A computed fold for a 1507-nucleotide RNA from an uncultured bacterium, annotated as small-subunit ribosomal RNA. The sequence is in RNAcentral, with records from ENA and SILVA. Rfam family: Bacterial small subunit ribosomal RNA. The coordinates come from a structure-prediction model, not an experiment, and the mean pLDDT is 83.

[in-house]
RNA sequence: AGAGUUUGAUCCUGGCUCAGAUUGAACGCUGGCGGCAUGCUUAACACAUGCAAGUCGAACGGUAACAGAAGAGAGCUUGCUCUCUUGCUGACGAGUGGCGGACGGGUGAGUAACGCGUAGGGAUCUGCCCUGAAGUGGGGGAUAACCCGAGGAAACUCGGGCUAAUACCGCAUAUGUCUUACGAGGCAAAGUGUGCCUCUAUUUAUAAGCACACGCUUUAGGAUGAACCUGCGUCCGAUUAGCUUGUUGGUGGGGUAAAGGCCUACCAAGGCGACGAUCGGUAGCUGGUCUGAGAGGACGAUCAGCCACACUGGGACUGAGACACGGCCCAGACUCCUACGGGAGGCAGCAGUGGGGAAUAUUGGACAAUGGGGGCAACCCUGAUCCAGCAAUGGCCGCGUGUGUGAAGAAGGCCCGAGGGUUGUAAAGCACUUUCAGUGGGGAGGAAAGGCCCAAAGUUAAUAACUUUGGGGAGAUGACGUUACCCACAGAAGAAGCACCGGCUAACUCUGUGCCAGCAGCCGCGGUAAUACAGAGGGUGCGAGCGUUAAUCGGAAUUACUGGGCGUAAAGGGCGCGUAGGUGGACAAUCAAGUUGGAUGUGAAAUCCCCGGGCUCAACCUGGGAAUGCCAUUCAAAACUGGUUGACUAGAGUAUAAUAGAGGGAAGUGGAAUUUCCGGUGUAGCGGUGAAAUGCGUAGAUAUCGGAAGGAACAUCAGUGGCGAAGGCGGCUUCCUGGAUUAUAACUGACACUGAGGCGCGAAAGCGUGGGGAGCAAACAGGAUUAGAUACCCUGGUAGUCCACGCCGUAAACGAUGAAAACUAGCUGUUGGGGGACAUGCUCCCUCAGUGGCGCAGCUAACGCGAUAAGUUUUCCGCCUGGGGAGUACGGCCGCAAGGCUAAAACUCAAAGGAAUUGACGGGGGCCCGCACAAGCGGUGGAGCAUGUGGUUUAAUUCGAUGCAACGCGAAAAACCUUACCUACCCUUGACAUCCUUGGAACUGCCUAGAGAUAGGCGGGUGCUUCGGAACCAAGUGACAGGUGCUGCAUGGCUGUCGUCAGCUCGUGUCGUGAGAUGUUGGGUUAAGUCCCGUAACGAGCGCAACCCUUAUCUUUAGUUGCCAGCACAUAAUGGUGGGGACUCUAGAGAGACUGCCGGUGAUAAACCGGAGGAAGGUGGGGACGACGUCAAGUCAUCAUGGCCUUUAUGGGUAGGGCUACACACGUGCUACAAUGGGUCGUACAGAGGGCAGCGAAGCGGUGACGUGGAGCUAAUCCCAGAAAGCGACUCGUAGUCCGGAUUGGAGUCUGCAACUCGACUCCAUGAAGUUGGAAUCGCUAGUAAUCGCGGAUCAGAAUGCCGCGGUGAAUACGUUCCCGGGCCUUGUACACACCGCCCGUCACACCAUGGAAGUGGGUUGCACCAGAAGUAGGUUGCCUAACCUUCGGGAGGGCGCUUACCCACGGUGUGGUUCAUGACUGGGGUGAAGUCGUAACAAGGUAACC
Repeated sequence: AGAGUUUGAUCCUGGCUCAGAUUGAACGCUGGCGGCAUGCUUAACACAUGCAAGUCGAACGGUAACAGAAGAGAGCUUGCUCUCUUGCUGACGAGUGGCGGACGGGUGAGUAACGCGUAGGGAUCUGCCCUGAAGUGGGGGAUAACCCGAGGAAACUCGGGCUAAUACCGCAUAUGUCUUACGAGGCAAAGUGUGCCUCUAUUUAUAAGCACACGCUUUAGGAUGAACCUGCGUCCGAUUAGCUUGUUGGUGGGGUAAAGGCCUACCAAGGCGACGAUCGGUAGCUGGUCUGAGAGGACGAUCAGCCACACUGGGACUGAGACACGGCCCAGACUCCUACGGGAGGCAGCAGUGGGGAAUAUUGGACAAUGGGGGCAACCCUGAUCCAGCAAUGGCCGCGUGUGUGAAGAAGGCCCGAGGGUUGUAAAGCACUUUCAGUGGGGAGGAAAGGCCCAAAGUUAAUAACUUUGGGGAGAUGACGUUACCCACAGAAGAAGCACCGGCUAACUCUGUGCCAGCAGCCGCGGUAAUACAGAGGGUGCGAGCGUUAAUCGGAAUUACUGGGCGUAAAGGGCGCGUAGGUGGACAAUCAAGUUGGAUGUGAAAUCCCCGGGCUCAACCUGGGAAUGCCAUUCAAAACUGGUUGACUAGAGUAUAAUAGAGGGAAGUGGAAUUUCCGGUGUAGCGGUGAAAUGCGUAGAUAUCGGAAGGAACAUCAGUGGCGAAGGCGGCUUCCUGGAUUAUAACUGACACUGAGGCGCGAAAGCGUGGGGAGCAAACAGGAUUAGAUACCCUGGUAGUCCACGCCGUAAACGAUGAAAACUAGCUGUUGGGGGACAUGCUCCCUCAGUGGCGCAGCUAACGCGAUAAGUUUUCCGCCUGGGGAGUACGGCCGCAAGGCUAAAACUCAAAGGAAUUGACGGGGGCCCGCACAAGCGGUGGAGCAUGUGGUUUAAUUCGAUGCAACGCGAAAAACCUUACCUACCCUUGACAUCCUUGGAACUGCCUAGAGAUAGGCGGGUGCUUCGGAACCAAGUGACAGGUGCUGCAUGGCUGUCGUCAGCUCGUGUCGUGAGAUGUUGGGUUAAGUCCCGUAACGAGCGCAACCCUUAUCUUUAGUUGCCAGCACAUAAUGGUGGGGACUCUAGAGAGACUGCCGGUGAUAAACCGGAGGAAGGUGGGGACGACGUCAAGUCAUCAUGGCCUUUAUGGGUAGGGCUACACACGUGCUACAAUGGGUCGUACAGAGGGCAGCGAAGCGGUGACGUGGAGCUAAUCCCAGAAAGCGACUCGUAGUCCGGAUUGGAGUCUGCAACUCGACUCCAUGAAGUUGGAAUCGCUAGUAAUCGCGGAUCAGAAUGCCGCGGUGAAUACGUUCCCGGGCCUUGUACACACCGCCCGUCACACCAUGGAAGUGGGUUGCACCAGAAGUAGGUUGCCUAACCUUCGGGAGGGCGCUUACCCACGGUGUGGUUCAUGACUGGGGUGAAGUCGUAACAAGGUAACC
């Protein structure tokens, strides 16, 4: 520090996800040791049991328990036991009294608050503690305990009697203090212990006394702690906008420790709030912790400070302090005891239990240390604390599980291309070491105070006691603890796992599985070759841990203060006026609020950081420092901002003079046109459309002329012209009125800009009331179109459109661009002003204000913007934060309604989007081509038959090919064979290959059984050899053979197709952020990316063309089997013969054609047009040849091949059957329907082929197929082999025929082992459909179509098919509008699996969350009212009453009781608000497999789309 993910690819926007760090965690797997930490985050749920707050005998009366002493008694081993007595002593239960239970410990429910943090303030209190001043005199009356009695189950209570105090109460005194009317008045106290005997008393010793100590009282000050007040800071929600009556202030009074509406009476009517009151939700706050570069964000466990709470709610008492966790009273809920009458309790103390939960420990030890309470102290108490236990609980830290050597690179595992590789120096082996754990032994420190002894000083009468100091001394005190640490011993011995390995992200192979099982953080893997699932081998990472889940920050500049944006990605308010607020020109002076600097105070400690120190190191602990605030006070500065004062004119405004204008409002007025009505002329149609129809019209329309009515809108001018803030504004005239601009620079003197709320304006449609209504026209009706057509088109037509008044308040209200100001190159057009110059014009220049087009810099993701900015800056406002849900629900406000404004969430997806790129596509455009259309000729589709396919059938009808590009295709030939299919019968190392063992020749004839394979029998035969064996046969064994079984979507090869279309690319350079572009586009031209020119391109490659074959002409060479002109021979005749080399021909070699020549056009080019010559002319005709690629195109059944499957069968053999079936549908053909013809007779002319298991002549026989025959021919020699159409005759005469030949019967021929299923041909007979073929559709542009026959392959036989060959031999092409296909350029795109694309909505089904809903249930809260425990305060003679006073009667005072008031908890009633849950039914939304209906959008999406 980034990465993955939207796309075919790119850049951007933007979300989602990951890598990091962290945690009081939990879960899974695993687990050796130690140190330091940490451990109910949930039910502030309920709690059994034990402990957690006591202590003081030096306050007191005392003596229940223990011990001692003394005395008495008993037993009796004369020093032991027991009993009793004595508080005498140590001590001490219970009690009175004092101090402490307000600390320490726990928890975070409540609290959005002066609660907390920080900085301050004044009107306060403060036990114990410190310092100072003063005092501590003298009396009194009670009461617990105890004893007696009573009640009660208990808890406990009551009565009588005795007694003490540092308990209680007077009196005195008052340094002082409080009150005060300034005269005065009020207010205290307590003793106890130790020591001593100088003085007094008595008895040694004690009392008084003295001294000291601890106390007590009053008071002043301090310290500490506490209370109160204030500034600032402190979460979310405005779908919470108004709140408040003790409320805000004042006065009097009360109250408090104290200020204060804290309380009360009266008076005033205030106070708070957009700088967010009130209300709702959530939450203890902080130091800090985690993260982060920081700013921030999240959190508030452990430790520390503050607050709040203690079963829930309320209340006070006591006290220095509480409204009190282990106190009290009351109410409530719950639990327990009970004799049913009544009582007891509060773990959010430490352990522990139940429960909840994913989840959190021992009913441990000790007061040894630190600290706290009490005490003079010893000491006691202390679940605070210190330790131990449990837990890898997360973290942090340390250590170990060995070290060295060791190649035969062992075995085993895994992989393999079979060679090897890897695990791997790893192991074993050899040599060492012993940390930790184990056993045994040794052994620090945490401990020093206090107390005791001694010394000094103080005090004192004192050497005592006491206090202080310090010096010294002695001894004691350890929970942890089997401590840390050290030594010895033995032995490699006891000690490694977890996750991951497709990319992100380090790490790869095999097997299994087969969209299954499963994985997954995101993208995504899995449908038979999965580095993604599961296992294994190997590897990577971390390591006593490792992963997962949850959560926080980061990355995220993804809320942007640091540090983002708003033309098109989300985002500028529709426009203006203007309030608050924010901001504000220039000069001077002053103030010092902001600002800047210094000082002081504070910012607790801990934490973080720095420098040291201590545990062997480290974590950890510890000393010092630094650092930390928008903080407070104070001093200073005066530039900037701000305040005040004065002065200025450049902003702004005013004035004067002009100017332009569809600016607005009102009234009037004009012509053209439409329509209607009236009248005239006139006659049959008009109108409308793609075509029609509805409609109108003979009752006279349309058309045309004249007149009238009425409403609405204003042609031309008219213009990226004008005006207005926007919406918007258009005939003309008048009136009223707003703004703008220019000039002058006279006046004011910052008066300005923006603008949350607010107010106003605001197209169209719509609404209300009343008018108006010509045209147009939602709805509606009819006619068309259509599968449908609730549409598009047509004919009608009502609201509405118009006017007046009032609402609505929205638009793609757009420049998708807020307002204002300044600055920053130019060029050009136009509107309205002003000025200047001259040559006075149709001129030129300058300038202000508008409105356009280009364009530099700059900006931008790009497109683009560019002085009218989207550039560079300033100010203010509005708005955005992934897509969908949704601009929706709910709530509120507005509206008559329609609806508008404001505006979520659940849930769901990993995208949604912008710009640009390359393709593809378009019922987009342009250019061009092709038998593509058109123009022609002939067909198919109708008939019969042949053949192939589908379907059906079947035991089987083997398999494949399926739009063009399957269907006379694989198949250039199924009777058997072929043959793969079916049935039946057989074989199992096999019909075939290699290897091994044994035996044998091999081979062959005949017979029997059988459908045959096969089996059995009888014979013949004994081979070659270097003697090893080879070939062959049989048997056996197992490795293996075999498979037309599957996968063409695992493949190779081959092929089809676009398409013989003209395209497809590369290198370098250039342009672009980039994908990419350029080149290859453009102007011409061509069959062609063919060539030329131009050109940021220059070149090159694969294609095109040419080179190859054939054909057309000629030359030459050669002349048999071919030829025969001339010569000769022979024949009835024939190249038959001799000869010839001329010709034809054959087959070798060459020539020829190149736009080469001429003219024209073109740009002087390329090229085109015409011409000449030529056999041939512009690639002469034909063929072979097929670029990059597309279609997962076809083929595993040609062949090859991976994987899978099969192995007495899916292999092999045999026989028979099937592939030939037949209601039907389609393709491709043949033959026809006839006279350009059929028949009969005669007659002429080819080319190219084939032939030895062959072609087969002549001759003869047969009507014929054919038979016989066998000459000749291994072929320019012989044969197939008569070419046919044609030509010449005759006949038929338009007829189902002398057309047509199917079908059927009979008889034959040929091939073949065999023609039944199932061959071809012949003859005789039969003589079907068919009279030119619907919609539709195919081929062909010249030696072509059409027509005519011939040959060949396959083949025993069997073509109407296929492949070839020649004969005869046309018509037409104006042309490119249209159909199909293709090429180039361009355009649009929401497509990229690329239009056979994408995609919308209803409906149906399932699931999910959510809104409404008669209601129902709960929480919370407002208001009104009822009720009112305990408590506090007041009153009170019903009762009781020790201290003081008393005149002795009583009084004062107190208590109990009663009562009143106030406040008020719990509770209750009524009525509202709010929130949560639930609810028949219902609304839309989302998501789902391949459902249904249509086709809305994306292309001109087929009616442009959208609001």